[in-house]
Context: one part of a larger RNA
Parts: sequence; structure tokens; C1' cells
RNA sequence: AUGAACGCUGGCGGCGUGGAUAAGACAUGCAAGUCGAACGGAAACACUGAUUAGUUUACUAAGAUGUGUUUUAGUGGCGGACGGGUUAGUAACACGUGAGCAACCUGCCUCGAAGCGGGGGAUAGCCUUCCGAAAGGGAGAUUAAUACCGCAUAUGAUCUACGGAUCAAAGACUGCUUCGGCAGUCACUUCGAGAUGGGCUCGCGGCCUAUCAGCUAGUUGGUGAGGUAAAGGCUCACCAAGGCAACGACGGGUAGCUGGUCUGAGAGGAUGAUCAGCAACACUGGAACUGAGACACGGUCCAGACACCUACGGGUGGCAGCAGUCGAGAAUCAUUCACAAUGGACGAAAGUCUGAUGGUGCAACGCCGCGUGGAGGAUGAAGGACCUAGGUUCGUAAACUCCUGUCAUAUAAGAGUAAGGCAUAUUUGGUUAAUACCCAUAUAUGUUUGAUAGUAUUAUAAGAGGAAGGGACGGCUAACUUCGUGCCAGCAGCCGCGGUAAUACGAAGGUCCCGAGCGUUAUUC
Repeated sequence: AUGAACGCUGGCGGCGUGGAUAAGACAUGCAAGUCGAACGGAAACACUGAUUAGUUUACUAAGAUGUGUUUUAGUGGCGGACGGGUUAGUAACACGUGAGCAACCUGCCUCGAAGCGGGGGAUAGCCUUCCGAAAGGGAGAUUAAUACCGCAUAUGAUCUACGGAUCAAAGACUGCUUCGGCAGUCACUUCGAGAUGGGCUCGCGGCCUAUCAGCUAGUUGGUGAGGUAAAGGCUCACCAAGGCAACGACGGGUAGCUGGUCUGAGAGGAUGAUCAGCAACACUGGAACUGAGACACGGUCCAGACACCUACGGGUGGCAGCAGUCGAGAAUCAUUCACAAUGGACGAAAGUCUGAUGGUGCAACGCCGCGUGGAGGAUGAAGGACCUAGGUUCGUAAACUCCUGUCAUAUAAGAGUAAGGCAUAUUUGGUUAAUACCCAUAUAUGUUUGAUAGUAUUAUAAGAGGAAGGGACGGCUAACUUCGUGCCAGCAGCCGCGGUAAUACGAAGGUCCCGAGCGUUAUUC
């Protein structure tokens, strides 16, 4: 010094930390959704009310169609590659640091240039039907799109034998309208640049082992081809015979790396929890698909082990996410609250989601702070202990007197964390034919948002009232006596104590050290 554990003890607060072992197995709940301003439907409600029925002729009931609001299974878009976890593997360009890529990619974002014309066929859903215990699946009919596919155009891009060839796109909402459209915003397509993020290559650096001395056939290089976003034996065909190694190859063992952390005067040594950067992994092994990005923790497929459901035909699952359970272990917490803040995904926005995050809870696990009272008080009380029996000591300690009121308790008041959002009005700028609309900026008014929490804090009240222990006392090492025991019982870090006066065992009194802690054990310097 510690992510500690154990023993005894335990008042409060602040800030941190908390599965180090079985990368063992997991019940249950939650952890990634969102958009109806992309789309056709469906449902509910409100309004409309052609028409129909009943009659008491002005009422009741049903209700086609249309409009609006809300909800949404499905298609579609974006996001599920971030965030969160773990350290199994890895001795490697994995990491750190410094360079390089004329050998590369980059969704969303920013700037700039150009465009956004005209068509088509399907398919989920819905409906009908069939199979199945279920999971789910088959057939038919029908329908939409910012889903899909041709055509046109080509600023531009790609290829080029320099003749040329190939390659796009989508609308939605709002406002106005002379009903033809126009405008704004958000989207869409192609290209150029940027930013951000990544990919690849190289120099140098950082473990042990020679009781591991030789290793290597895609091996080393070349030519050609394939493949990739991209260089490359990355892969393949052919050719050559190279390449590495005592400056330690190859093999074996161990290990995530770093900023840092601990220690130390430093040089060093040890270490890599929390926080931050990078890497790797996601039941075990393998594989690709989609996509800007994955060979994908809460996606797919195959195989395996394990577990669960089953109508025995067949299916389902993956906490090294947050809680939680069992197990093993010396040992490590709540099946908590909230999206109010910060950040993220989606959305035009309101907003929705967010076990990220913000909080609270538990644990003296750590660091820090505070308290358990202060002043006076000698008949040096009683009592304990010792005693040479005179006394000494605990000891101003207590009692007693006078005060104080931290914390805890009770009562009352009561935050900051809130910035924003929405509505209306006005100003300025952009756009435009326009002073509409829309977008941006600023101002004003109104309204609204807090998990923590009735918490922090403040005030008042009462009353010393509720709050001290642990270890040691032979030397090292601060601190000594009595009794018990009698090489027994026991102590012990080392030296060593104990066999009848033990300052070393056990108890008591006293003393010393630290103090809400004190000791022991383990480990590092």
C1' cells in the first nucleotide's frame, strides 16, 4: 500500500469502491427501437346523413357515402456494427510511439455543381381454404407505396482499342390557386471537395525458458491470372531455390496492451480493480447473408454439448447487459426510482424508447471530516488493586456546581440541479410575383417540465440526555505488578518463555499505542 478476507467492536456525514474464484449453469422481469408528414388496410369515436322501417306527421330506429381524430398488425425507411459486459484467447503490427498509402473505403453531417421526365409488373397485409399439438407452413383471389423493374435525359462519373460504350432519381407535408399548377420545408439522384470514422504497410519499444538448436513446400522470390474498397502467396497455375536463426529462429510456459497505480530520495521493482484509449470475445466450433460499416452479445444457417416443451411427428433456448438464483469459494450489493438532467436511436415536430446515464438502497470495503461533552471541583469519598500495613495508586477521574447544544430526535418552512418545449405577437434576414406560407435570428407575454425529495438547508424545542473499543506491555518495541498454573495448560514474527516466587502461559489491577476502529492473515515495494 490493497477491489481484500477473518476475529473483536461499532455513533453520524461527505466522496469513492464492491464477483479478483467457475469465459460454471441459469427461473423471472426489463436492457432497441422509432417513423401514420413513405404505403394500402383494419378498429374505435365524433360529425355528415342518400335511403329504409315504424307510426301518434314530427318523432324513434337502422344506415350507404364522405370528413376528421386516435390507435395500429403488415409493407417500407432509418437504427439494431453505437451504447453496455467480460478478459477466455492472443507473445501478435495485438498494444504503445513515430512515419507512410501515387495501394484504399467512409451512412448520417457541411460546402459546391447538376438533376428530380415518362411508364410497367408484382407482393405482404386483407379475404377464401388446407396441413400441424405447437412452432409454423402451403394454395387461390385481390391491393398500395419513398418497395421493385424497364425507357428517356447525362452536369458528371466509370471503362476505352480514343471510334465509342455503360450508369440515376421518389415523393410527403404546408400555404396559395385562374384548379392547369406555383412556392416553401423535409426528402431523392449523380458528381466534386471537406469533416469524422475506419482499412493496410513499416521503424523502434515492452515476459520467462537453451533441461527447446536448428525451423520452413505457399515455405522465399518471380511471371501471369483470380479476388478485395485497397498493396500483397491473400488464392491459384507455371518457373526458380530460396527465406529465418546464438543480436536466440523454431518449440514450451505464462499473459489482454497502454495512459496509469503502488512503492522508493532516486535509479529501479511490482502491478494493469475503478476512470480513459486500443484490441479480442459473446454456450463451443464453423460459415456466410444483409448493409456505408458485421462475418454481427439480446440477427441468420450448419454441427456439437447442455437444458426445456411435445399430441413423440417435431420444436425452442443462450445474462462475459441490469437486477436476481444455484454452484464453487476466505470473499464481493437491490429481482429499487426516473427519463427531471447529460448523451444516444427514430421523428418535421410534439414525442416515444433508452438497466447508457442520473439517483436512492446495502456493506466501516477505503479515504476524509465530526461527535461521544466543556469549565470548576480534594472529605484526595466509596470501591478495586498493590502494600514494608505507615500508606500508594486508579484520580479532578467520579459525585457535586455552573454552562454549551455539533450530530442524532421532534416540529415547521423549504431549495439549487431547468437549459428547454408549446402558444401568441413583433423585429430582421432568406425564399418568392407576393407584404401568403415556410425557414432562420432576436425580443416580449402566457403556459408547462424535478427521479433525487419534503432530501439538502434554515429556524425552533428538549435535554448531557442516544454514541468506545481493540491490541500490546521479556528484548527487538512505547508500556509492570499480584494471583493461578508448575516443561502441564499454553505462548511465539525472530531470539526464545513454562520443570513452585513466570514483568514471556491464564486472570485481575495498572500502564502504553491507536481510536470508530483495532488486531491477524495474504500479497507488493